Large-subunit ribosomal RNA, domain IV from freshwater bacterium LH6-2, 328 nucleotides, folded computationally. RNAcentral holds the full RNA, with entries from SILVA.
Context: one part of a larger RNA
RNA sequence: CCGUGGUUAAGGAACUCGGCAAAUUAACCCCGUAACUUCGGGAGAAGGGGUGCCCCACUAAUGUGGGGCCGCAGAGAAAUGGCCCAAGCGACUGUUUAACAAAAACACAUCACUCUGCCAAGACGUUAAGUCGAUGUAUAGGGUGUGACACCUGCCCGGUGCCGGAAGGUUAAGAGGAGAGGUUAUCGCAAGAGAAGCUUCGAAUCGAAGCCCCGGUAAACGGCGGCCGUAACUAUAACGGUCCUAAGGUAGCGAAAUUCCUUGUCGGGUAAGUUCCGACCUGCACGAAUGGUGUAACGAUUUGGGCACUGUCUCAAGCACGGGCUCG
Numbered sequence: 001c002c003g004u005g006g007u008u009a010a011g012g013a014a015c016u017c018g019g020c021a022a023a024u025u026a027a028c029c030c031c032g033u034a035a036c037u038u039c040g041g042g043a044g045a046a047g048g049g050g051u052g053c054c055c056c057a058c059u060a061a062u063g064u065g066g067g068g069c070c071g072c073a074g075a076g077a078a079a080u081g082g083c084c085c086a087a088g089c090g091a092c093u094g095u096u097u098a099a100c101a102a103a104a105a106c107a108c109a110u111c112a113c114u115c116u117g118c119c120a121a122g123a124c125g126u127u128a129a130g131u132c133g134a135u136g137u138a139u140a141g142g143g144u145g146u147g148a149c150a151c152c153u154g155c156c157c158g159g160u161g162c163c164g165g166a167a168g169g170u171u172a173a174g175a176g177g178a179g180a181g182g183u184u185a186u187c188g189c190a191a192g193a194g195a196a197g198c199u200u201c202g203a204a205u206c207g208a209a210g211c212c213c214c215g216g217u218a219a220a221c222g223g224c225g226g227c228c229g230u231a232a233c234u235a236u237a238a239c240g241g242u243c244c245u246a247a248g249g250u251a252g253c254g255a256a257a258u259u260c261c262u263u264g265u266c267g268g269g270u271a272a273g274u275u276c277c278g279a280c281c282u283g284c285a286c287g288a289a290u291g292g293u294g295u296a297a298c299g300a301u302u303u304g305g306g307c308a309c310u311g312u313c314u315c316a317a318g319c320a321c322g323g324g325c326u327c328g
Stems, first nucleotide, its partner, number of pairs: 001323005007317002010314002014312001019309001027051005036041001038148001052069007082307007089299002094106002111145006122132003149294004154224003159221002161217005168212003174206002179201005186193002225243005252286001253283001264280005
């Protein structure tokens, strides 16, 4: 010096990104216990007191009452929560990156949409047999999203998707075969013409789905404006004008896990607060199942504050054991 353990005057978080680590608390009995709440909880809330051994009496008994002992050591319940307040996120128990992440991520019960009538849809499989789905049958099974519960979930179908429609337009193979070419019996002096057959092309016309088209659908993918003016101080604009759009963001929330400017402004807490809490609204760039806003309980969750406690620190010191180191 390193590791592990243990002690410490006065102070008590002044340490530090942060109370990280350590300390405090602790078993059993009694008293007592707030807000809030889904009435179950919260709760071991918080906070306070007690605890040995022997004998006797009473009692069914836990126990109660009385008396005695308590110098030292040992034994013995001899082991086990620190607590509170205010916010964020996720309802909860659960699951996860085996070996740097346990979480606010995943799952979840709930809700909704959608597909599927049974040889189901869907999936595995070599376009197979076969199997799962399921010895199930729409109160079932598959897919997708949301994520307890409470109150709610606004407007837009122009684009993309999906569903429905089938009049018209477009349209494949195929059908069809107008017409054209090659070949050559034949005709012709030649140039050339050229039947049948064989053969190579091939126009019109008919021809499904799809697409165009018509409608529906947003708890489908998604989207949810700009400029100018106006009130008897000023400021602001309930009001008006105008342009554009498929429609112009409703309720609720809001400097937020979202706010750039920004340490916004005001209030609270501190002697002092870029964090925190409550408001405001100027939302760079919240917003309603890519859910919105709340919410008791829960959490090795995140943030802020307080009490208790302490070698975290002021500021270090001593001790025990082990290692390192030196000599052998």